Predicted 3D model of a 355-nucleotide RNA (Bacterial RNase P class A) from a Gemmatimonadota bacterium. It matches the Rfam family "Bacterial RNase P class A". About the family: Ribonuclease P (RNase P) is a ubiquitous endoribonuclease, found in archaea, bacteria and eukarya as well as chloroplasts and mitochondria. It is recorded under the gene name rnpB. The prediction has a mean pLDDT of 76.
RNA sequence: CCGGUGGAGCGUGGUGGUCGCGGUUUGCGUUUUAGCGAACUGAGGAAAGUCCGAGCUCCCUAGGGCAAGCUGCCAGGUAACGCCUGGGCGUCGAAAGGCGACGGACAGGGCCACAGAAAACAAACCGCCCCGCAAGGGGUAAGGGUGAAAUGGUGGGGUAAGAGCCCACCGCGCGCCUGGUAACAGGAGUGGCACGGUAACCCCCAGCUGGAGCAAGGCCAAAUAGGCGGCGAGGUCCUGCCCGGACCGUUUGAGCCGCGGGUAGGCCGCACGAGGCGGCGGGCGACCGCCGUCCCAGAUAGAUGACCAUCCGCCCUCGGGCGAACAGAACUCGGCUUACGGCUCCACCAUCCGG
Numbered sequence: 001c002c003g004g005u006g007g008a009g010c011g012u013g014g015u016g017g018u019c020g021c022g023g024u025u026u027g028c029g030u031u032u033u034a035g036c037g038a039a040c041u042g043a044g045g046a047a048a049g050u051c052c053g054a055g056c057u058c059c060c061u062a063g064g065g066c067a068a069g070c071u072g073c074c075a076g077g078u079a080a081c082g083c084c085u086g087g088g089c090g091u092c093g094a095a096a097g098g099c100g101a102c103g104g105a106c107a108g109g110g111c112c113a114c115a116g117a118a119a120a121c122a123a124a125c126c127g128c129c130c131c132g133c134a135a136g137g138g139g140u141a142a143g144g145g146u147g148a149a150a151u152g153g154u155g156g157g158g159u160a161a162g163a164g165c166c167c168a169c170c171g172c173g174c175g176c177c178u179g180g181u182a183a184c185a186g187g188a189g190u191g192g193c194a195c196g197g198u199a200a201c202c203c204c205c206a207g208c209u210g211g212a213g214c215a216a217g218g219c220c221a222a223a224u225a226g227g228c229g230g231c232g233a234g235g236u237c238c239u240g241c242c243c244g245g246a247c248c249g250u251u252u253g254a255g256c257c258g259c260g261g262g263u264a265g266g267c268c269g270c271a272c273g274a275g276g277c278g279g280c281g282g283g284c285g286a287c288c289g290c291c292g293u294c295c296c297a298g299a300u301a302g303a304u305g306a307c308c309a310u311c312c313g314c315c316c317u318c319g320g321g322c323g324a325a326c327a328g329a330a331c332u333c334g335g336c337u338u339a340c341g342g343c344u345c346c347a348c349c350a351u352c353c354g355g
Base pairs, nucleotide, nucleotide: 001355002354003349004348005347006346007345008344009343010342013311014310015309016308017307018306019305021042022041023040024039025038026037027036028035044326048337049336051335052334053333054332055331056213057212058211059210068209069208070207071206072205073087074086075085076084077083088102089100090099091098092097103204104203108202109201110198111197112196125144126143127140128139129138130137131136152170153169154168155167156166157165171193172191173190174189176187177186178185179184217268218267219266220265227259228258229257230256231255234248235247236246237245238244275294276293277292278291279290280289281288282287312323313322314321315320
C1' cells in the first nucleotide's frame, strides 16, 4: 500500500473566432410600425417527482366546541416544516460509522393464522412424584414437545417430586438520592415478581392544520350581439344630381351620439431575493449578527444551438478518431426523495489471516 466509513466540490473539457436564436440597455432611421446595428447577458445539481413546508394572491371567517387529517424520545435551529443540528435510548458492525413512526398496553374495545394440552380472570399432552394389586385418584410445572410469542433468567437451598417456596446475582416494578435544561444515566433501598404480544388496529394523551392556486389576481381594451341614457323624423339603396321606386321607421323609436359590463388582443404580477460571494465575530453544530461587494435567464408553445482554429486528455493501423451520464427553466423560495458515465479533494477506522 492492497480494504473500508463519512463528507465536500466539479460535472457535454479550456481559450479564441464566425453564424443563428431569446432578453435588457442603447444608436441610426421612421408620423407610428417595419428595418439596420452596438454592448452586456442567456439552464440544473438535480431545472425532475409534485411528496412536505412557506412567501404572494383571491375567497371564506364573531367566540367556543365537535368531527376529520397529519405529526409523535429530548433540547435547539428556522419564516415554517413531516427538514436540519446536537444529545439520549435501542439495534447492526471489530471499528470509523449505519439504521430506527422511538408517546401510552392496570382508561376501554378488538386481534394473536398454523402448530400446540393451553395464546391469557387460565389450563396440563408426554414426563416426574405420592396413594393404590389394578382401574383410578391426587400433587407438580423442573425436563421434553408446539409456536413468532408459553406466565422472569442463572446457580444454590429446599421437597415425595417440584415451584420466588427460600437465598445470592442479573432483570423488572415502586418511591428516594446524585448528575443532567431535558430525554436519560448512575447509586443505595424496597417489593418475591405484580394482568404475554400487538397502538404501521380502533383508541387515549400532546402538538399542529380554513379553502383554492400565477389558468392566483389586477389594469387597459377592438369587432359583433345584447343592456342603459340622450337626441330624434327621418334613414338606407337604385344613384354623382333631379324625378320616380323599394325597404326600415315615426304607439312596437329607424338612425346618430354617449355610458357601462365583457370577449379577442395587450400590459402588470415577473426576476433585488427568508439572494450570491468574501471578511470579522458568536455558537460543538444546524445557524445567527455586522461590514464590504455583486446583479445572476425571464420565454409564452416556449430562446439557450451549430461550425472553425488551437491547447489538454484518451484510443489508434500515426493518417486520424473521440470528449460520454442523468437530464431542459415556465410565479418564487426552504427541504426531502428519485436518476446519474466520470473526475478531484478532505477527515476518520483498520480485528484475524494473507500478499